[in-house]
RNA sequence: GCGUUUGUAGCUCAGUGGAUAGAGCAACUGACUACGAAUCAGUAGGCCGCAGGUUCAAAUCCUGCCAAGCGCACCA
Numbered sequence: 001g002c003g004u005u006u007g008u009a010g011c012u013c014a015g016u017g018g019a020u021a022g023a024g025c026a027a028c029u030g031a032c033u034a035c036g037a038a039u040c041a042g043u044a045g046g047c048c049g050c051a052g053g054u055u056c057a058a059a060u061c062c063u064g065c066c067a068a069g070c071g072c073a074c075c076a
Base pairs, nucleotide, nucleotide: 001072002071003070004069005068006067007066010025011024012023013022018056027043028042029041030040031039049065050064051063052062053061
């Protein structure tokens, strides 16, 4: 450089056009306990990588860019 896959909460992931984006773990608060762990209840946490386009409607479709993985090429 070419091709391909991926980018969603702190972490691992789901959501593949339709209302207000979810789960588990982690964090925090409370209950429980002599204390802690475990357990239970709750709270907070998101410009869905960035920009643009299509659409009545976009995390989802299209284009460009950025970043990461993989394959190929180049590498005298």

Model confidence (mean pLDDT): 82 of 100. A computed fold for a 76-nucleotide RNA from Cyanobacteria bacterium UBA7694, annotated as transfer RNA. The sequence was found in a public genome assembly. Its Rfam family is "tRNA". Lineage of the source: Bacteria > Bacillati > Cyanobacteriota.